The RNA shown here (transfer RNA) has 73 nucleotides and comes from a Lachnospiraceae bacterium. NCBI's taxonomy places the organism under Bacteria, Bacillati, Bacillota, Clostridia, Lachnospiraceae. Its Rfam family is "tRNA". The family's RNA type in Rfam is transfer RNA. Model confidence (mean pLDDT): 82 of 100.
[in-house]
RNA sequence: GCUGAAAUAGCUCAGUCGGUAGAGCACUUCACUCGUAAUGAAGGGGUCGCGGGUUCAAGUCCCGCUUUCAGCU
Numbered sequence: 001g002c003u004g005a006a007a008u009a010g011c012u013c014a015g016u017c018g019g020u021a022g023a024g025c026a027c028u029u030c031a032c033u034c035g036u037a038a039u040g041a042a043g044g045g046g047u048c049g050c051g052g053g054u055u056c057a058a059g060u061c062c063c064g065c066u067u068u069c070a071g072c073u
Stems, first nucleotide, its partner, number of pairs: 001072007010025004019056001027043005049065005
């Protein structure tokens, strides 16, 4: 230099044919307990890597860029 993949909550990851952004763990509160852990219930937390485009509507489609990983030379 070329090719491909990935980027979504603090972490690990889903998200179908474009139509209300989710799960587990973690965190907070409550219940339970003599207390802790475990368990149960409720809750908070997101510019969906960045910038444009298409569309009534974009995490999803198109273009460019950044970062990471793998391969080729």